[in-house]
Molecule: RNase P RNA; transfer RNA
Organism: Nitrospiraceae bacterium
RNA sequence: GAAGAAAGCCGGGUGAUCGCUGGUGGACGUGAGUCUGCCGGAGGAAAGUCCGGACUCCAGGGGCAGGGCGCUGGGUAACUCCCAGGCGGAGCGAUCCGACACCGGCGCCACAGAAAUCAAACCGCCGAUGGCUGUGCGAUCGUUCGUACAGAUCAGGUAAGGGUGAAACGGCGAGGUAAGAGCUCACCGCGUUGGUGGCGACAUCAACGGCACGGUAAGCGUCGCCCGGAGCAAGGCCAAAUAGGAGGACGAGGCACCUUGAGUGCCGCAAGGCUGGCCCGGCCGAGGUCCUCGGGUAGGUCGCUUGAGGUGUGGGGCAACCCGCAUCCCAGAGAAAUGAUCAUCCCCGGCUGAGUGCUUCACUCAGGCGGGACAGAAUCCGGCUUAUAGGCUUUCUCCAACG
RNA sequence: CGGGGCGUAGCGCAGCCCGGUAGCGCACUGCGUUCGGGACGCAGGGGUCGAAGGUUCAAAUCCUUUCGCCCCGACCA
Repeated sequence: GAAGAAAGCCGGGUGAUCGCUGGUGGACGUGAGUCUGCCGGAGGAAAGUCCGGACUCCAGGGGCAGGGCGCUGGGUAACUCCCAGGCGGAGCGAUCCGACACCGGCGCCACAGAAAUCAAACCGCCGAUGGCUGUGCGAUCGUUCGUACAGAUCAGGUAAGGGUGAAACGGCGAGGUAAGAGCUCACCGCGUUGGUGGCGACAUCAACGGCACGGUAAGCGUCGCCCGGAGCAAGGCCAAAUAGGAGGACGAGGCACCUUGAGUGCCGCAAGGCUGGCCCGGCCGAGGUCCUCGGGUAGGUCGCUUGAGGUGUGGGGCAACCCGCAUCCCAGAGAAAUGAUCAUCCCCGGCUGAGUGCUUCACUCAGGCGGGACAGAAUCCGGCUUAUAGGCUUUCUCCAACG
Repeated sequence: CGGGGCGUAGCGCAGCCCGGUAGCGCACUGCGUUCGGGACGCAGGGGUCGAAGGUUCAAAUCCUUUCGCCCCGACCA
């Protein structure tokens, strides 16, 4: 100098004028209210609503079903998040990526291929062994028999090679064989057992086994751990209004009393509700409960923002994070405020002019033009994911040149 | 703000659960039929399944992220 990797940060500043919103004072006014001062007023993602909690209500005790997660250890209120490590993969490297438990059971593996898993044999190789055919030799008068060689003709052997496929029941080399084959051997892989190191995932060493074990669980499933449901339109209080309406569903009764009435009280039970998918159990349950249609109100207030909170500092830990001390209070609206204009500065990109240099180019200065992203709280936190113009800092890697 | 569903040819839909050549109806094009048109008959074209990434030999289908559209909801009695 160039190309990268990781971590972190900023994401317009200042001033003037005019406004909006929450809180809190002051003056005037009987009051409604009017005027005025001070303080606070969006984000790194406020977003997607994908996870995990707090909080609130549902009486919530058991089981089934359902859902989520999945290497190990730690962090945390909790997590599918984070940190550290292991293993696998990518990269020369800094580093990065990984839904990373289990294939015993059921299922699937299209097309192609002989065969897609109790293996099989298309081409090829062999044809040792047993037939067959031919030839030679020997025995026999001859039929025939014995023996040697050849053929690849049959049975048969084979899985090394070819071919198919995403995938073919270990790889490669040597020996061996009729040809071959873990058939044998060395190395590698795999499995079993044992030792050593580590909390552990796992790593490593030795011996043994000759290979038996294809893929798929983001297919059904199995194993382990976790999960009750709804969500601030949760939920509490106050106020207002009405046709305080219509239709429908729901029976198991018993006891007591005296006023003997379609009476009253108590107990029990059906439908239904609590309840979310189901079951058991429990509670409510007849001038009641539930469903459907219709009707009414679209107000106030609490919840509501002090919190797993921010900043600084000391300590523990490799780190995530934790502990102590000091200090600060930092939006709370309710269809929704946090804005607009001007000036100036900053950053970026062209243009024009001038200057300098190593002069098709680069740098500096001046002028004027254009641009400054993604986006916006809605009960609140911790994460993840996605969007984002432009800029800054630190550490590290590789390459080239020079010293 | 919260909860749920959908996206496949010009239009309306199936296929997705349980992965293996993307189909149906209408519409469109050509030919036949007719004097001509419609209807009818025969033949044909047109898609990468909203987008991106992943799992797998293989994805419309399974998983993740993302974009767009649609639906539901309060309280009183």